The RNA shown here (transfer RNA) has 73 nucleotides and comes from a Patescibacteria group bacterium. Rfam family: tRNA. By type it is a transfer RNA. Gene Ontology term of the family: triplet codon-amino acid adaptor activity. The coordinates come from a structure-prediction model, not an experiment, and the mean pLDDT is 81. NCBI's taxonomy places the organism under Bacteria, Bacteria candidate phyla. It was read from a public genome assembly.
[in-house]
RNA sequence: GGUCCCAUCGUCUAGUGGUCUAGGACAUCGCCCUCUCACGGCGAAAACACGGGUUCGAGUCCCGUUGGGACUA
Numbered sequence: 001g002g003u004c005c006c007a008u009c010g011u012c013u014a015g016u017g018g019u020c021u022a023g024g025a026c027a028u029c030g031c032c033c034u035c036u037c038a039c040g041g042c043g044a045a046a047a048c049a050c051g052g053g054u055u056c057g058a059g060u061c062c063c064g065u066u067g068g069g070a071c072u073a
Stems, first nucleotide, its partner, number of pairs: 001072007010026004018056001028044005049065005
């Protein structure tokens, strides 16, 4: 250089165009429980890499950028 794949809460992930103003687990914070801690119960905060396009509607489809990865020369 060429071909291909990936990017979603702090971390790991679900999502197959409308039921998603995005769900779950762990972690964090608050309350309850406990003499206290842990465990347990309830609750809260927290995310679609960036820019365009298609569509009535995009996390999802297309193009580009950025970053990461695999194969190949």